[in-house]
Context: one part of a larger RNA
RNA sequence: GGAUGAACGCUAGCGGCAGGCCUAAUACAUGCAAGCUGAACGGCAAGAACUUUAGCAAUAGAGUUCCUAGAGUAGCGUAAGGGUGCGUAACUCGUAUGCAAUCUACCCACAACAGGAGGAUAGCUCCCCGAAAGGGGAAUUAAGACUCCAUAAUAUCAUUUGAGGGCAUCUGAAGAUGAUUAAAGUACAAGCGGUUGUGGAUGAGCAUGCGUCUGAUUAGUUAUUUGGUGCGGGUAACGGCCCACCAAGACGAUGAUCAGUAGGGGAACUGAGAGGUUGGUCCCCCACACUGGCACUGAGAUACGGGCCAGACUCCUACGGGAGGCAGCAGUAGGGAAUAUUGGACAAUGGGUGCAAGCCUGAUCCAGCCAUGCCGCGUGCAGGGAGAAGGCCUUCUGGGUCGUAAACUGCUUUUACCGGGGGAUAAAAUACUCUUGCGAGAGGAAUUGAAAGUACCUGGUGAAUAAGCCACGGCUAACUACGUGCCAGCAGCCGCGGUAAUACGUAGGUGGCAAGCGUUGUCC
Numbered sequence: 001g002g003a004u005g006a007a008c009g010c011u012a013g014c015g016g017c018a019g020g021c022c023u024a025a026u027a028c029a030u031g032c033a034a035g036c037u038g039a040a041c042g043g044c045a046a047g048a049a050c051u052u053u054a055g056c057a058a059u060a061g062a063g064u065u066c067c068u069a070g071a072g073u074a075g076c077g078u079a080a081g082g083g084u085g086c087g088u089a090a091c092u093c094g095u096a097u098g099c100a101a102u103c104u105a106c107c108c109a110c111a112a113c114a115g116g117a118g119g120a121u122a123g124c125u126c127c128c129c130g131a132a133a134g135g136g137g138a139a140u141u142a143a144g145a146c147u148c149c150a151u152a153a154u155a156u157c158a159u160u161u162g163a164g165g166g167c168a169u170c171u172g173a174a175g176a177u178g179a180u181u182a183a184a185g186u187a188c189a190a191g192c193g194g195u196u197g198u199g200g201a202u203g204a205g206c207a208u209g210c211g212u213c214u215g216a217u218u219a220g221u222u223a224u225u226u227g228g229u230g231c232g233g234g235u236a237a238c239g240g241c242c243c244a245c246c247a248a249g250a251c252g253a254u255g256a257u258c259a260g261u262a263g264g265g266g267a268a269c270u271g272a273g274a275g276g277u278u279g280g281u282c283c284c285c286c287a288c289a290c291u292g293g294c295a296c297u298g299a300g301a302u303a304c305g306g307g308c309c310a311g312a313c314u315c316c317u318a319c320g321g322g323a324g325g326c327a328g329c330a331g332u333a334g335g336g337a338a339u340a341u342u343g344g345a346c347a348a349u350g351g352g353u354g355c356a357a358g359c360c361u362g363a364u365c366c367a368g369c370c371a372u373g374c375c376g377c378g379u380g381c382a383g384g385g386a387g388a389a390g391g392c393c394u395u396c397u398g399g400g401u402c403g404u405a406a407a408c409u410g411c412u413u414u415u416a417c418c419g420g421g422g423g424a425u426a427a428a429a430u431a432c433u434c435u436u437g438c439g440a441g442a443g444g445a446a447u448u449g450a451a452a453g454u455a456c457c458u459g460g461u462g463a464a465u466a467a468g469c470c471a472c473g474g475c476u477a478a479c480u481a482c483g484u485g486c487c488a489g490c491a492g493c494c495g496c497g498g499u500a501a502u503a504c505g506u507a508g509g510u511g512g513c514a515a516g517c518g519u520u521g522u523c524c
Base pairs, nucleotide, nucleotide: 001524002523003522004521006520007519008518009517010516013377014376015375016374017373018372019370020369021335026333027332028331030330031329032328035076036075037074040073041072047066048065049064050063051062052061053060054059083288084287085286093211094210095209096208097207098206099205102204103203107200108199109198110197111196112195113194115149116148117147118146125138126137127136128135129134155180156179157178158177159176160175164171165170185192186191213260214259215258220251221250222249225248226247227246228245229244230243232242233241263285264284265283266282267278268277269276270275290311291310292309293308294307313324314323315322316321341367343366344365345364349363350361351360352359353358380411381410382409383408390402391401392400393399394398416461417460418459419458420457421456425451432443433442434441435440468513469512470511471510472509473494474493475492479508480507481506482505483504489496490495
């Protein structure tokens, strides 16, 4: 000098863009953050319609049908998105190569198929236990839930043949035979779906090479440890991943093992570069979700707002027993030098679901707070010498300086204030209509803005609403007076102060930067 997720002191007009618990992965009150589908299903309450009985009627009772809030069955989603950096020095990350050793819901393309039968169960109703959370029993009912049968290949498995490759162990194209395996419908249609297979796309898993902090005052480490065998088990898949047996290996001064520290990268800061330092915001990957362990479901999890067990803690209790997990968004306490609102909206983008309308979305888009940073603008411009008054200095009837500075005259109006205009950012998608070869294409209308009457444009008033901070001995730009008297104090280094202090304190003046200035911490 540059940089900063900064903090502190003094000061402070506005706007744009960004950033905002670095400490206690401490504990959390309250609200919200993951739901959608009635075009999968039965259906209670409420409601509607009809029939019927009683009644003069109002109305009441019964039955049927429709519809269906909440609850329930079922499907998809909840493995994404959002948070944090505890752990991790390699099961990470980065990069390259590979999987003839693999999986992939939804989506796309193509091919084929969708026939029949059945038994339950939740809900509802009734009964019981319990303070509650909840649990048990009986009867009964539906489905795209579940089960069975049929159909069955280019799927899977077995047997078999064996083109081609390879020195060999071996690998194995194409084929044959046999066995095994599927489905679901729905508001008429349209549409949306269902099943099987192949390929694609996307995502994931695995393997290998190289690179990836410090310590030798850590030198030996290892027992499934290293390798092999097995028509072994297990997995989507290879593999000591696991098991049985056999062998005795494997790693290590090119630093094993142990210990300490640490999420990694793209990148960021600095520097002429080489390098050094950092990994907050944004993007990619990893790990974690009160602590430890475990599996279930599923295409995908060993699952933040799912489950089970154990533990610590908090809460409720009728003392028998139960409930909970903000490292989601706000917010609270605590810790700390220190870090914001218990805000608005789904209008846009994106996600889930649904045929769709739509619903949900603390993702996201916005607003609020903070000079935390960067950038921009302003606090006026021109004239004005009686060089006013006043302050300070002085060699003191005087002079110098603040200083064209002020007053005064003229001008301007960014900003501010008042008023007017202004839905700018939204255009589609969807729905609708038409055509249709069912793939799609075409059409033209309507609707939709949280921010917000904001940005922006424009009129009016009036210099009106707006300057501080630090320094002035040398380094280092900028000096005098008074006070103090080795005192009080200053100080980054050298050093100032003991009676003429340009170094302390104050004043005037001057220098520097400027809505900031200075100090402190950290890095180059």